[in-house]
RNA sequence: AGACGGCCGGACGGCCGCAUCGAAAGAUGAGGAAAGUCCGAGCAUCACAGGGCAGAGCGACGGGUAACCCCCGCUGAAGGCGACUUUAAGGAUAGUGCAACAGAAAUAAACCGCGGUCUUUGACCGUAAGGAUGGAAAGGUGCGGUAAGAGCGCACCAGCAGUUCGGCAACGAAAUUGGCUGUGUAAACCCCGCUCGAUGCAAGAGAAGUAAACGAUUACGCCUGCCCGGCGCGUUUCAAAAUCGCUUGAGCGUUCCGGUAACGGUUCGCCUAGACAGAUGGCCGUUCAAGACAGAACUCGGCUUACAGACCGUCU
Numbered sequence: 001a002g003a004c005g006g007c008c009g010g011a012c013g014g015c016c017g018c019a020u021c022g023a024a025a026g027a028u029g030a031g032g033a034a035a036g037u038c039c040g041a042g043c044a045u046c047a048c049a050g051g052g053c054a055g056a057g058c059g060a061c062g063g064g065u066a067a068c069c070c071c072c073g074c075u076g077a078a079g080g081c082g083a084c085u086u087u088a089a090g091g092a093u094a095g096u097g098c099a100a101c102a103g104a105a106a107u108a109a110a111c112c113g114c115g116g117u118c119u120u121u122g123a124c125c126g127u128a129a130g131g132a133u134g135g136a137a138a139g140g141u142g143c144g145g146u147a148a149g150a151g152c153g154c155a156c157c158a159g160c161a162g163u164u165c166g167g168c169a170a171c172g173a174a175a176u177u178g179g180c181u182g183u184g185u186a187a188a189c190c191c192c193g194c195u196c197g198a199u200g201c202a203a204g205a206g207a208a209g210u211a212a213a214c215g216a217u218u219a220c221g222c223c224u225g226c227c228c229g230g231c232g233c234g235u236u237u238c239a240a241a242a243u244c245g246c247u248u249g250a251g252c253g254u255u256c257c258g259g260u261a262a263c264g265g266u267u268c269g270c271c272u273a274g275a276c277a278g279a280u281g282g283c284c285g286u287u288c289a290a291g292a293c294a295g296a297a298c299u300c301g302g303c304u305u306a307c308a309g310a311c312c313g314u315c316u
Base pairs, nucleotide, nucleotide: 001316002315003314004313005312006311008309010287011286012285013284014283015282016281018029019028020027021026031293035304036303038302039301040300041299042298043200044199045198046197055196056195057194058193059192061073062072063071064070075089076087077086078085079084090191091190095189096188097185098184099183111131112130113127114126115125116124117123118122139157140156141155142154143153144152158181159180160178161177162176163175164174165172166171204244205243211237212236213235214234215233220232221231222230223229251270252269253268256265257264258263288291
């Protein structure tokens, strides 16, 4: 001068106030992102025989996980002197599209040139060595070869494919065989493989009570000893609603073991906001490095974004 990782997110004291729990005393009371709501789950209601179309998402390999578009490791590719970083990384001979301008021709080619033939100011045929255009022109250099040329043949180099070897695999290394060698783009359509029902806690459940409609009044109870009648009864609907959902959970810290790691197993310990008129605040004092981004609303696992400043470790 840099690279990577971890950790903290003012401290202490006093007074007043708020929420939850508790009989009281008192105890507890925002975050690393509580955020964005972008993925994956739990849970809940609705839907759902099975299959297909459409649509959406994902895409090297091995592992982790409840699961993932997440994480770890590894391979390839790209960048950096380096520590290290980035990577939606299947398929371009299934098909289609696009690639300005220039240029004869842009996925296919004869403008000049070279060579041959003829009826020779030219026409036809062959030719990609050379010129010219372009970001890119038929693998590159050389020798042979040929009418002139050309992987047409050969040597070396570059690439591709096969075989052998190493690796669980992606893939890698060298040797060898084959003249096998016509661009890029799929976060363009598309093709291949895999996955996917919708809506979110204002989900949703719901005691007691109230009103209306329909049914049964066969039987039973009450008014009422008997008859009629009424109520109790059953189903549905509207309104309203205590309470539940709600915080003990794939939980947090820790010991040892396994693993490169993500992580798994195990020992011991802990309980850590739960509102709905929606709490978590205000003032004062001391002190330092002078305090950023920001605040729960069903709950977890991730990702992404915001962030003053302080500290620690490893490496170039």
Molecule: Bacterial RNase P class A
Organism: chicken gut metagenome